[in-house]
Molecule: SAM riboswitch aptamer (S box leader)
Organism: soil metagenome
RNA sequence: CAUCGAGAGGGGCGGAGGGACUGGCCCGAUGAAGCCCCGGCAACCCCCCAGAGGCCUAGCGGUCGCGGGAAGGUGCCAAUUCCAGCAGGUCGAGAGCCUGGGAGAUG
Numbered sequence: 001c002a003u004c005g006a007g008a009g010g011g012g013c014g015g016a017g018g019g020a021c022u023g024g025c026c027c028g029a030u031g032a033a034g035c036c037c038c039g040g041c042a043a044c045c046c047c048c049c050a051g052a053g054g055c056c057u058a059g060c061g062g063u064c065g066c067g068g069g070a071a072g073g074u075g076c077c078a079a080u081u082c083c084a085g086c087a088g089g090u091c092g093a094g095a096g097c098c099u100g101g102g103a104g105a106u107g
Stems, first nucleotide, its partner, number of pairs: 001107004009038005017027003021085004039077003044073002046069001048068002051066001053064004081103001086100005
């Protein structure tokens, strides 16, 4: 700096925890975390095309980029980042909803 309302799980070992933190609410012996194997999702990096288009150049050419792909590197495969945490708006108030911020995750 970008993205975070979409998407994608089986097996083996393992044994009670897990969902960052706090509060809630959930998941878990019909087997949590962790490790391994296989599979998948996605398209950040990446690869290919050069087909739309823009820009630079006298030209050769260069560049951005829409689109396409998925071999490889990350990541991910309950719940919107599970919800909220701070501030503002809406409302008589509450609940709810909306906007922004903070925190966090990934690249």